[in-house]
This is a predicted structure of a 73-nucleotide RNA (transfer RNA) from a Nitrospiria bacterium.
RNA sequence: GGGCCCAUAGCUCAUUUGGCAGAGCAGACCCCUUAUAAGGGUCAGGUGCCUGGUUCGAUCCCAGGUGGGCCCA
Numbered sequence: 001g002g003g004c005c006c007a008u009a010g011c012u013c014a015u016u017u018g019g020c021a022g023a024g025c026a027g028a029c030c031c032c033u034u035a036u037a038a039g040g041g042u043c044a045g046g047u048g049c050c051u052g053g054u055u056c057g058a059u060c061c062c063a064g065g066u067g068g069g070c071c072c073a
């Protein structure tokens, strides 16, 4: 230098014909228990990496960029 893949909640990850963004763990509160652990419930938590474009509508499609990983030279 070139090619491919990835970026979504604090962490690990889902989310396919474009149409309200989710789970587990962690956190707060409650139930259960003599108590703790385990278990159950409720709540809170999102610039979907950035900038543009297409579209009535974009996490999803297109272009460029940033960061990370792999391969080739």
Stems, first nucleotide, its partner, number of pairs: 001072007010025004019056001027043005049065005

The source organism's lineage runs through Bacteria, Pseudomonadati, Nitrospirota and Nitrospiria. It matches the Rfam family "tRNA". From the family's description: Transfer RNA (tRNA) molecules are approximately 80 nucleotides in length. By type it is a transfer RNA.